[in-house]
RNA sequence: GCUGACGUGGCUCAAUCGGCAGAGCACUCGAUUCGUAAUCGAGGGGUUGAGGGUUCGAUUCCCUCCGUCAGCU
Numbered sequence: 001g002c003u004g005a006c007g008u009g010g011c012u013c014a015a016u017c018g019g020c021a022g023a024g025c026a027c028u029c030g031a032u033u034c035g036u037a038a039u040c041g042a043g044g045g046g047u048u049g050a051g052g053g054u055u056c057g058a059u060u061c062c063c064u065c066c067g068u069c070a071g072c073u
Base pairs, nucleotide, nucleotide: 001072002071003070004069005068006067007066010025011024012023013022019056027043028042029041030040031039049065050064051063052062053061
C1' cells in the first nucleotide's frame, strides 16, 4: 500500500427482511439475616466510533474518515 471483519450502557454481547435500543454481569436502593455472603424485588446508566447521504422512519442500506483485529504484498 491492498483486501476483509468488527466498533451498541462500566464490562461481555444481542437486536430476522429498515419500524418504540435489550440481556447477563457490575453499580445503587430495598426485602430476607444477629451480621456477611447467597437469594429475591426495584432503579439509574446509551447522542448505537465521527461526519454526511437515501428514506415517512437507519444499530441495520450507501459514501468519507477514525480506531481495533486478521490476511496479502